[in-house]
RNA sequence: GUUUCAUGAAGAGUGGCUGAGGGACGGGCCCUGUGACGCCACGACAACCGGCCCAGGCAAUCUGGGACAUCGGUGUCAACUCUCUCCUAAAGUCGAUUCCAAAACAGGAUCGGCGGCGGGGAACAUGAGAU
Repeated sequence: GUUUCAUGAAGAGUGGCUGAGGGACGGGCCCUGUGACGCCACGACAACCGGCCCAGGCAAUCUGGGACAUCGGUGUCAACUCUCUCCUAAAGUCGAUUCCAAAACAGGAUCGGCGGCGGGGAACAUGAGAU
């Protein structure tokens, strides 16, 4: 680099150095000289993996559950992965036709516009595995 699986609605920042950009890309929106990004120090959050405990299993490099952040390896600490793009699509709303009716309002049915809760996909990020 390619690829597979899982997760992405929760959570957690201060100080120092530096000095103009940053939030992946495009649009939007936002953060930023009251100091961004980055680096360093300290702190914090978090069970993805190993290890530990329990259960299942003949067994495994297997399956399920649990504790632990002072056992170790990663990760993370503005905004839902900040949000949207492709598919689907609820509420709501507007219009047309039609039913009911003497007529109007209200209501029902069908169709269409706006709308976009939610779901999926894509992309991205992190972890674990394969190559």
Molecule: SAM riboswitch aptamer (S box leader)
Organism: Acidobacteriaceae bacterium